[in-house]
Context: one part of a larger RNA
């Protein structure tokens, strides 16, 4: 993993509180007495509660009372009458209060056999090196100072290396050979060394060359037991049927923000009889919002005009002046902006009145759950006119809704599933195959596999290619090609070292000859030279340019495994545009039987998706009592089969096995139903 057991809303209470069944109508005992079939009752026991009048702090007064100076106002009452006792049930109080879970606290004890620290007593430390002081003895000397040599000593947290002690790096090992270890490697090795054994310190204490380290695989506060079922506003779980109705993720407050409080919203019950609901019509309302406009306000705000004003120019300074492709205010002409402009001004929405057609509600009580929402769309703030952001609205969805379509895909499209049917029609979206239904029809366009989901495609470049529209040349022969010519004054003038159509200036870029040919359109020389063009003539024989709107299509196009039509695959379509008439296609409708709810006399109508929640009606399980009830060794229970009723929990019934107890029926009581809790405990 899996089976089986076993596992969680209980009890108690002289409490509160509300439904519902009873008994009385004022209800009712309590402790105790007595009686009695010693179990269950019976009787008697009015003490005490609770109702029947309130107001006021309170004295107190009373259908009233309290404030107050009030005979006023005004607060709470009365009018407007049932309660009380005991049973069952909802809910709450106070108990550990549905069940399992902490980290933690305090209290009392047991730990120093491990490891820290210190006592007292004992052990150990292979070889090997270096050679300190002191000693002699020589030597230098004036010396007995002093120096220097040598031998002789054998010092030290000395030096190198086992035993011992530590553990420096690396590898292995990581369900290990081990809950810290093996290999190789490295530290100290006569000291502040190692070590045995006995003894001291104890838990907010000890002990510490100090890592918060150690204190028995446990340490920022040891272990056991106890208070204790500590509290958990927090996570996990929480056990059969069926059958109505169904939320909420929002305002206010909150040492409050994942918690609660009231309300908002669901549900059950009382119950009222006319509007507290809603839909369309249709009359009347209130609004300044989209638009739109501004010589209709405030703000902004292009260009011109006309002109105040000022700047600047002249004018010898100055004045009058005059002049300005400066700058500009009103004013006049176009153009034109606003969430906190508005001379105007909508649709929808809202509020009322009446019609109509259909539902249904207020109110007050038990009882909740929600109080993280999220997506779409659509007008908005904020942000980047970013975001599967965020904030507040108005729909609609999911949430709590299967079902068919989007490939797959809580929200998007179509659509609300009471049940069955081997019955028809249809939404959305489809109709070559994978797949149900068109390889239908008709007229175009795409060659890009463009396209055949969608995010998601952009400036800009292009004799792709379809369709429109203007305007130009053109059998007096257009465009394109090919053949000829393309020339003279001249090398124009000027600059230049050179400038000759072609560096650069300048110009009345002139004028001859021509069928034409620039004082020259691009290459080219140092400059000439050369090539070509414009233009012209021949050759050819029908259309050729230009500019615009527009359909479809290319380029622009880059991301990590091959991979963004679902796929195969489709080019006069299986694409894309238009059109047309078939099919298919859902738990939609309809058709046929059937079940329940709700309204109702009935007929019949109308409903039955549903999460947290409310309520309702049921099956099973073990015990107990009445039925002096039924089964059973001619075979109980329980275990395996099959058959059958029941919407369903589940019931019977027959066979088998199995060998001694079960079981109906009204009733009553529960250790009363398991699939999850990293539940417990076995077993496999």
């Nucleotide at each position: 993993g899996c089976c089986u057991a076993c596992g969680a809303g209980u009890u108690a209470u002289u409490c509160c509180u509300c439904a519902c069944u009873g008994g009385c109508a004022g209800c009712u005992u309590a402790a105790g007495u007595u009686c009695u079939u010693c179990a269950g009752g019976a009787a008697c026991g009015g003490a005490a509660g609770c109702a029947a009048a309130g107001c006021g702090a309170a004295a107190g007064c009373g259908a009233g009372u309290c404030u107050u100076a009030a005979c006023a106002g005004g607060g709470c009452g009365c009018a407007u009458a049932a309660g009380u006792c005991a049973g069952u049930g909802g809910g709450g109080a106070u108990a550990g209060a549905c069940g399992c879970g902490a980290a933690a606290c305090c209290g009392a004890g047991u730990g120093a056999u491990c490891u820290a620290u210190c006592c007292a007593u004992g052990g150990g430390c292979a070889g090997g090196u270096u050679g300190a002081a002191g000693u002699u003895c020589c030597g230098a000397u004036a010396a007995u100072c002093u120096c220097g040599g040598a031998a002789u000593g054998g010092a030290g947290g000395a030096c190198c290396g086992a035993a011992c002690u530590g553990g420096u790096a690396a590898g292995u090992g990581u369900u290990g050979a081990a809950a810290a270890a093996c290999u190789u490697u490295c530290g100290g090795a006569u000291g502040a060394c190692c070590u045995g054994u006995g003894g001291a310190u104890a838990g907010g204490g000890g002990u510490g060359a100090a890592a918060g380290g150690c204190c028995a695989a446990u340490c920022a506060a040891a272990c056991u037991c106890g208070g204790a079922g500590a509290u958990a506003g927090c996570u996990c779980g929480u056990a059969c049927u069926c059958c109505c109705c169904g939320a909420a993720a929002u305002g206010c407050a909150u040492u409050u923000a994942g918690g609660u409080g009231c309300a908002g919203c669901g549900u059950u019950g009382u119950g009222u009889a006319a509007u507290g609901u809603u839909g369309u019509g249709u009359c009347g309302g209130a609004g300044g919002u989209a638009a739109a406009g501004c010589u209709a306000c405030u703000a902004a705000c292009a260009a011109g005009g006309c002109u105040a004003g000022g700047g600047g120019g002249u004018u010898u300074c100055a004045a009058c002046g005059c002049c300005u492709a400066c700058c500009a205010a009103c004013c006049c002409u176009u153009a034109a902006u606003a969430a906190a402009c508005u001379c105007u001004g909508a649709a929808u929405g809202c509020c009322g009145g009446c019609a109509c057609g259909g539902a249904g509600u207020a109110a007050c009580a038990g009882c909740a759950g929600u109080g993280a929402g999220c997506c779409a769309c659509g007008g908005g703030g904020u942000g980047c006119g970013a975001a599967g952001g965020u904030c507040a609205c108005g729909u609609g969805g999911c949430g709590a809704g299967a079902g068919g379509g989007g490939a797959a895909c809580a929200a998007c499209c179509c659509a609300g599933a009471c049940c069955a049917a081997c019955a028809g029609c249809u939404a959305a979206g489809g109709u070559c195959c994978c797949c149900a239904a068109g390889u239908u029809a008709a007229a175009g366009u795409u060659a890009a596999g463009u396209u055949g989901c969608g995010u998601a495609u952009a400036a800009c470049g292009a004799g792709g290619u379809g369709g429109g529209a203007a305007u130009g040349c053109a059998u007096u022969g257009a465009c394109a090609g090919c053949u000829a010519g393309g020339a003279u004054g001249u090398u124009u003038g000027c600059u230049u070292g050179g400038a000759a159509g072609c560096a650069g200036c300048a110009a009345u870029u002139c004028a001859u000859u021509u069928a034409a040919a620039g004082a020259g359109u691009g290459c080219g020389u140092a400059a000439c030279a050369g090539c070509u063009c414009a233009c012209u003539a021949g050759u050819c024989g029908a259309g050729c340019g230009u500019u615009c709107c527009u359909g479809c299509g290319c380029g622009g196009a880059a991301a990590a495994u091959a991979a963004a039509c679902g796929g195969g695959c489709a080019u006069c379509a299986a694409a894309c545009u238009u059109u047309a008439c078939a099919c298919c296609g859902a738990a939609g409708c309809u058709u046929u039987g059937g079940a329940a709810u709700a309204u109702g006399a009935a007929a019949a109508u109308a409903u039955u998706g549903g999460u947290a929640g409310g309520g309702g009606a049921g099956c099973a399980u073990u015990c107990u009592a009445a039925u002096u009830g039924u089964c059973g060794u001619u075979g109980a229970a329980g275990c395996g089969g099959u058959a059958u009723g029941g919407c369903g929990a589940u019931g019977u019934g027959c066979c088998g096995u199995g060998g001694a107890g079960g079981u109906a029926u009204u009733a009553g009581a529960a250790a009363a139903g398991c699939a999850a809790a990293u539940g417990u405990a076995g077993g496999c």

The part of an RNA shown here (large-subunit ribosomal RNA, domain II) has 684 nucleotides and comes from a Saprospiraceae bacterium. The coordinates come from a structure-prediction model, not an experiment, and the mean pLDDT is 82.